[in-house]
The RNA shown here (transfer RNA) has 72 nucleotides and comes from a Pseudomonadota bacterium. Its mean pLDDT, the model's own confidence on a scale to 100, is 83. Taxonomically the source falls in Pseudomonadota (Bacteria, Pseudomonadati). It matches the Rfam family "tRNA". It is annotated as a transfer RNA.
RNA sequence: GCGACUGUAGCUCAAGGGCAGAGCAUCGGACUGUGGCUCCGAGGGUUGUGGGUUCGAGUCCCAUCAGUCGCC
Numbered sequence: 001g002c003g004a005c006u007g008u009a010g011c012u013c014a015a016g017g018g019c020a021g022a023g024c025a026u027c028g029g030a031c032u033g034u035g036g037c038u039c040c041g042a043g044g045g046u047u048g049u050g051g052g053u054u055c056g057a058g059u060c061c062c063a064u065c066a067g068u069c070g071c072c
Base pairs, nucleotide, nucleotide: 001071002070003069004068005067006066007065010024011023012022013021018055026042027041028040029039030038048064049063050062051061052060
């Protein structure tokens, strides 16, 4: 330099163009002599960034940034 893949909650990952979710973690409550386990509930996201298409984009298109892998 060229190509492919990945980027979504604090972490690990879902989400066939139609209200952005789960597990773990965090916080509150129940339980317990205390803690842990278990159960109930809550908070937490400008979906890497900037544009485009569309009535509607996490999803499709373009550019760009970061990371990983391959080729040279």